[in-house]
A computed fold for a 348-nucleotide part of an RNA from an uncultured bacterium, annotated as small-subunit ribosomal RNA, central domain. Model confidence (mean pLDDT): 82 of 100.
Context: one part of a larger RNA
RNA sequence: CUGGGUUUAAAGGGUGCGUAGGCGGGGAAUUAAGUCAGUGGUGAAAGCUGGUAGCUCAACUAUCAAAUUGCCAUUGAAACUGAUUCUCUCGAGUAUGGUUGAGGUAGCUGGAAUGUAACAUGUAGCGGUGAAAUGCUUAGAUAUGUUACAGAACACCGAUUGCGAAAGGCAGGCUACUAAACCCAUAACUGACGCUGAGGCACGAAAGCGUGGGGAUCAAACAGGAUUAGAUACCCUGGUAGUCCACGCUGUAAACGUUGCAUACUCGGUCUUAGCGAUAUACAGUUAGGACCUAAGCGAAAGCAUUAAGUAUGCCACCUGGGGAGUACGGUCGCAAGAUUGAAACUC
Numbered sequence: 001c002u003g004g005g006u007u008u009a010a011a012g013g014g015u016g017c018g019u020a021g022g023c024g025g026g027g028a029a030u031u032a033a034g035u036c037a038g039u040g041g042u043g044a045a046a047g048c049u050g051g052u053a054g055c056u057c058a059a060c061u062a063u064c065a066a067a068u069u070g071c072c073a074u075u076g077a078a079a080c081u082g083a084u085u086c087u088c089u090c091g092a093g094u095a096u097g098g099u100u101g102a103g104g105u106a107g108c109u110g111g112a113a114u115g116u117a118a119c120a121u122g123u124a125g126c127g128g129u130g131a132a133a134u135g136c137u138u139a140g141a142u143a144u145g146u147u148a149c150a151g152a153a154c155a156c157c158g159a160u161u162g163c164g165a166a167a168g169g170c171a172g173g174c175u176a177c178u179a180a181a182c183c184c185a186u187a188a189c190u191g192a193c194g195c196u197g198a199g200g201c202a203c204g205a206a207a208g209c210g211u212g213g214g215g216a217u218c219a220a221a222c223a224g225g226a227u228u229a230g231a232u233a234c235c236c237u238g239g240u241a242g243u244c245c246a247c248g249c250u251g252u253a254a255a256c257g258u259u260g261c262a263u264a265c266u267c268g269g270u271c272u273u274a275g276c277g278a279u280a281u282a283c284a285g286u287u288a289g290g291a292c293c294u295a296a297g298c299g300a301a302a303g304c305a306u307u308a309a310g311u312a313u314g315c316c317a318c319c320u321g322g323g324g325a326g327u328a329c330g331g332u333c334g335c336a337a338g339a340u341u342g343a344a345a346c347u348c
Stems, first nucleotide, its partner, number of pairs: 004319003007302002012316001014203004021196003025088007033081002035077008049065006091193001092190003095186004103178007110154001114150008125136002162170002208249006218242001222238004260315006268293009297304002321348003330341004
């Protein structure tokens, strides 16, 4: 390498769109590139393998055969694959109608809480902890009330809920724009238009970076107080970046269901979301999703079990003992931080 694997042992790309490529539904005809059969040529000799023979045997040697699994030419076959043409509707899509939703973007707006400021009432404490202290406070704090301002997040509803091309993600209310999707119904239209997808492109939490705003809360760093043998921590009082907005970059996460995508098939039971057909709110059925339990089967087991880790097919990605190491060097990208690609010596 192959074989074998990838939920948890090493191993599914963070996610989608899609190029090349690989693979691809039913029927008919033509062709003959692949495929299969026949014939001819070639496939040096030696060697290998089998038979026989020669050295007393063997090694060795000679001779005959086989093999040389291949290539070329030619004559045929036409089931399968391919190519070309015609055709079909069940895959895929379109149309019309309907329902649902924290889907996205922008704007407007609401109340609670927090903080600050002013005024009023009021007097000696407040705050904090295991206990304290730092801190705030007679220049009147804490508390209570009224008013104003600011920024950020949206209690209850709320769920094993729902939504999203996918992942990241999405939650006060309203409006506009938007994908309009998924789903359901009709079966009207196209007629295999499909699946996957190396490169490529786009999106991609938090933190971080650049420019300009904003700054209530919380809070790396930092300061102080405690604790302690020490305490560069856990606890407390403060507190700056940041947290928020706009634009640009970064491109990583336990980006996890640690489970790639697509299609088909394979017992049941319970709950749930959105539809459907009926006069029907009940029961039952059905389509698409979301959960739980369980049979066969699978699995090292835990467990999975129509949302498979079962039975199969297609395509992609990845793994090959631990450490060294996701390091070094080089390349590419980045403002930087760093990301990506990614060894070896040595060692057990």